[in-house]
RNA sequence: GUGCCAGUGGUGUAGGGGCAUCAUGCAGGGUUUCCAACCUUGUGACCCGGGUUCGAGUCCUGGCUGGCGCA
Numbered sequence: 001g002u003g004c005c006a007g008u009g010g011u012g013u014a015g016g017g018g019c020a021u022c023a024u025g026c027a028g029g030g031u032u033u034c035c036a037a038c039c040u041u042g043u044g045a046c047c048c049g050g051g052u053u054c055g056a057g058u059c060c061u062g063g064c065u066g067g068c069g070c071a
Stems, first nucleotide, its partner, number of pairs: 001070007010024003018054001025043006047063005
């Protein structure tokens, strides 16, 4: 230089047009003499800009970052 893939709570992830999933973390409560474990409630996210659409995390496009291949 060029081709392809990925980017979603603090962390790891599912979802590819119609309420953003789960685990973990964190906070409150329960249980326990205390801690851990367990139960329960809550909390918090779509990399950035533009476009398409009634509606975009999802489709298109330009970037940025990371990964893999070729040179």
Molecule: transfer RNA
Organism: Laticauda laticaudata